[in-house]
The RNA shown here (transfer RNA) has 76 nucleotides and comes from an Armatimonadota bacterium.
Its mean pLDDT, the model's own confidence on a scale to 100, is 81.
RNAcentral holds the sequence, with entries from ENA.
Taxonomically the source falls in Armatimonadota (Bacteria, Bacillati).
Rfam family: tRNA. The family's RNA type in Rfam is transfer RNA. Rfam's curators write: Transfer RNA (tRNA) molecules are approximately 80 nucleotides in length.
RNA sequence: GCGGUAGUAGCUCAGGGGUUAGAGCGCCUGAUUGUGGUUCAGGAGGUCGUGGGUUCAAGUCCCAUCUGCCGCCCCA
Numbered sequence: 001g002c003g004g005u006a007g008u009a010g011c012u013c014a015g016g017g018g019u020u021a022g023a024g025c026g027c028c029u030g031a032u033u034g035u036g037g038u039u040c041a042g043g044a045g046g047u048c049g050u051g052g053g054u055u056c057a058a059g060u061c062c063c064a065u066c067u068g069c070c071g072c073c074c075c076a
Stems, first nucleotide, its partner, number of pairs: 001072007010025004018056001027043005049065005
């Protein structure tokens, strides 16, 4: 340099054009308990890596770009 793959909540991930973006764990509050844990109920937390484009509508499609991983080529 070329190709592939991944990037979504603090962490692990789902969602593959259509109604306000979700789950588990974690965090906060309450109930339960003598206290803690467990269990139950409720809540906070995201401009979907970044920029642009297509579309009535984009996390999803297209282009560019950044980072991680894998493979290939050339030179030394």